[in-house]
RNA sequence: AGCGAGAAAGGCAAAGCUGCCGAAAGGCAGCGACGCAAAGCCACGGGUCUGCCCGGGCUGCCGAGAUGGCUGUCCGAAUGAUCGCCGGGCUGCCGAAA
Numbered sequence: 001a002g003c004g005a006g007a008a009a010g011g012c013a014a015a016g017c018u019g020c021c022g023a024a025a026g027g028c029a030g031c032g033a034c035g036c037a038a039a040g041c042c043a044c045g046g047g048u049c050u051g052c053c054c055g056g057g058c059u060g061c062c063g064a065g066a067u068g069g070c071u072g073u074c075c076g077a078a079u080g081a082u083c084g085c086c087g088g089g090c091u092g093c094c095g096a097a098a
Base pairs, nucleotide, nucleotide: 003095004094011036012035016031017030018029019028020027021026034084040090041089042088044087045086046085047082048081049080054076055075056074057073058072060070061069062068
């Protein structure tokens, strides 16, 4: 460097529940353990998720009318989220066998 024991010492913590934050995805803390040898760190590439705001279609209402305002619904769309989806980068504990 590489590899990963029914090894030792330690570590992390999925789902679920409770509280808080957020428009949501999701995050943080506590309880909890499905799993994890990088399940330590970085959203850099791809994937996936969300859709406050934004753009468009339809719908109804308001309005004398507008290229106007609003309701509902559908579509699109990261500047959002995820490193426990994959790849990449940085760092790191232990030491049987091959």

Predicted 3D model of a 98-nucleotide RNA (c-di-GMP-I-GGC riboswitch aptamer) from an uncultured bacterium. It matches the Rfam family "c-di-GMP-I-GGC riboswitch aptamer". Rfam links the family to the GO term cyclic-di-GMP binding. The coordinates come from a structure-prediction model, not an experiment, and the mean pLDDT is 87.